[in-house]
RNA sequence: UCCCGUCGCGCGGGGCGCCCUUCGAGGGCUGAGAUGGACCCGUGGAACCUGAUCCGGCUCGCACCGGCGGAGGGAACGCGACGCUCUCUCCGU
Repeated sequence: UCCCGUCGCGCGGGGCGCCCUUCGAGGGCUGAGAUGGACCCGUGGAACCUGAUCCGGCUCGCACCGGCGGAGGGAACGCGACGCUCUCUCCGU
């Protein structure tokens, strides 16, 4: 110095379902996130969308699990810092 990674900032993209109830909004399930935030993702792209009023399984129910998916789409990335060596302590093997 470059690649990559992590963090921060800027810009951009994204989802928001299911069940119970006294029906006020409370409670519950999964998950990073269920209109929340200290969420996730940005082409090395499964963040997310289409397929889908799809198929199999589980469940009270549900993208809850799997298939679909070596299918098709999908935001543009930019800047900065750090990631070196040694010593000590703790834990594990």
A computed fold for a 93-nucleotide RNA from a Deltaproteobacteria bacterium, annotated as TPP riboswitch aptamer (THI element). The organism belongs to Myxococcia, within Bacteria. The sequence was found by an Rfam model in a public genome assembly.